[in-house]
RNA sequence: UGCUCAUCGAGAGGGACUGAGGGAACGGCCCAGUGAAGUCCCGGCAACCGACCGCGAGCCUCCUCCCGACCACGGGCAGGGCGCGGAGCAGGUGCUAAUUCCGGCCCGGCGCGAGAGACGUGAUCGGGGAAGAUGAGGA
Numbered sequence: 001u002g003c004u005c006a007u008c009g010a011g012a013g014g015g016a017c018u019g020a021g022g023g024a025a026c027g028g029c030c031c032a033g034u035g036a037a038g039u040c041c042c043g044g045c046a047a048c049c050g051a052c053c054g055c056g057a058g059c060c061u062c063c064u065c066c067c068g069a070c071c072a073c074g075g076g077c078a079g080g081g082c083g084c085g086g087a088g089c090a091g092g093u094g095c096u097a098a099u100u101c102c103g104g105c106c107c108g109g110c111g112c113g114a115g116a117g118a119c120g121u122g123a124u125c126g127g128g129g130a131a132g133a134u135g136a137g138g139a
Base pairs, nucleotide, nucleotide: 001139003137004136005135006134007133008132013042014041015040016039017038021031022030023029026103027102028101043096044095045094048092049091050089052086053085054084055083056082062080063079064078065076066075067074068073100131105128106127107126108125109124110122111121112120113119
């Protein structure tokens, strides 16, 4: 850098240095000298991965282990592995304003338009996409 899968309505901030931007981009709308972004320190949240605990299903045609004197055969209430739940560790990341701050593209409801239909439209509601973020895996 691009690919696959999962999640994105909850949660969690103080200090030091510094000094003007920041919320991915665009359009909005916000945040910001009562100090943005950044760096460092100390906290916290969460539970994706690893490790740990409990329960369950299941197998010995996946691995380990056990028994039958036996790597190969036969057997197994075993452990890994699998599923569910928990806890929050001297572990690996992540996160710590606003739903991913909202929107765009498509479909539907509803409202509006002289408005039943077609059509158009929206400070509206729902669903799905796109884009993005984070993790895990693999290239």